A computed fold for a 316-nucleotide part of an RNA from Arthrobacter sp., annotated as large-subunit ribosomal RNA, domain IV. The RNAcentral record of the full RNA draws on ENA. The coordinates come from a structure-prediction model, not an experiment, and the mean pLDDT is 86. It matches the Rfam family "Bacterial large subunit ribosomal RNA".
[in-house]
Context: one part of a larger RNA
RNA sequence: ACUGGCUAAGGGAAUUCGGCAAAUUAGCUCCGUAACUUCGGGAUAAGGAGUGCCUGCCUUGAAGAAGGCAGGUCGCAGAGACCAGGGAGCACUAACUGUCUAAUAACAACAUAGCUGACUGCUAAUCCGAAAGGACAAGUACAGUCAGUGAAUCCUGCCCAGUGCAGGUACCUGAAAACCCGGUACAACGGGACGAAGGGCCUGUCAACGGCGGGGGUAACUAUAACCCUCUUAAGGUAGCGUAGUACCUUGUCGCUUAAUUGGCGACUUGCAUGAAUGGAUCAAUGAGUGCUCUACUGUCCCUAGUCAGAACCCG
Numbered sequence: 001a002c003u004g005g006c007u008a009a010g011g012g013a014a015u016u017c018g019g020c021a022a023a024u025u026a027g028c029u030c031c032g033u034a035a036c037u038u039c040g041g042g043a044u045a046a047g048g049a050g051u052g053c054c055u056g057c058c059u060u061g062a063a064g065a066a067g068g069c070a071g072g073u074c075g076c077a078g079a080g081a082c083c084a085g086g087g088a089g090c091a092c093u094a095a096c097u098g099u100c101u102a103a104u105a106a107c108a109a110c111a112u113a114g115c116u117g118a119c120u121g122c123u124a125a126u127c128c129g130a131a132a133g134g135a136c137a138a139g140u141a142c143a144g145u146c147a148g149u150g151a152a153u154c155c156u157g158c159c160c161a162g163u164g165c166a167g168g169u170a171c172c173u174g175a176a177a178a179c180c181c182g183g184u185a186c187a188a189c190g191g192g193a194c195g196a197a198g199g200g201c202c203u204g205u206c207a208a209c210g211g212c213g214g215g216g217g218u219a220a221c222u223a224u225a226a227c228c229c230u231c232u233u234a235a236g237g238u239a240g241c242g243u244a245g246u247a248c249c250u251u252g253u254c255g256c257u258u259a260a261u262u263g264g265c266g267a268c269u270u271g272c273a274u275g276a277a278u279g280g281a282u283c284a285a286u287g288a289g290u291g292c293u294c295u296a297c298u299g300u301c302c303c304u305a306g307u308c309a310g311a312a313c314c315c316g
Base pairs, nucleotide, nucleotide: 002310003309004308005307006306007305008304010302011301014300019297027051028050029049030048031047036041038151052073053072054071055070056069057068058067059066060065074078086295087294088293089292090291091290092289093287094286098110099109114149115148116147117146118145119144120143126135127134128133153281154280155279157212158211159210162209163208164205165204166203167202168201171200172199173198179192180191181190182189213231214230215229216228217227240274241271252268253267254266255265256264257263
């Protein structure tokens, strides 16, 4: 010096990316318990008091036993060792319990109940199999399969021009075979007519894939623009939310928090490049999830020291 324990005056996170690690708390009985809330919770919230042993009496009980009252008594300490939650607040995110990268990832990823759409009338649709046959299913639309979203609550705007999907279609296009004509003593071949699916054409459909503008002017301070003009699109982003886990400029501006804050929270918001089941917003409970703050506590630190055990090394 290392590994693993233990203890430290005063300070108490000054350490550090970050309280990582450690410390604190801890059982039971009684009292007491906020915001918020889906009224179930939150909650062991928080915060307090008590706790051993002995004697007497009382209550309940069939009893084991449990409880109450009064007194006594020992210790530094009575849940005496072991065992055994630190707590509170604000945001983000995923509703929740659950699942996962056997051996670097447990998460905000997957799943989920719920919601929506599509296909399917049973010899079903879908799937496995050249097929026979089989699964779904000895099920039958309150069913089965496929796809998206992801509890509940409030909602889910506009666009069918493009790409898909579905339907229709007087007409156009549209292969081979068969048919008709020509040709060939046979054929090849040439032409014609017929005409399926598909396409053209016409509709429908966005909780299908997806998409959701620009310029100029205008109000009696200034500024801004309810308003007007114009180009243009299939339609020009609605409700919401917003410097966001999305914001380049950016450490945006203001407020709170600090002595000091590229942090956090609340507002504003011209959003480089938010936005509605590629779901939008909100949200009680839950979380070995992420960020921030306060309190308690501490060798994380100021600043190191001592001690015990182990295993090394050096000297003898």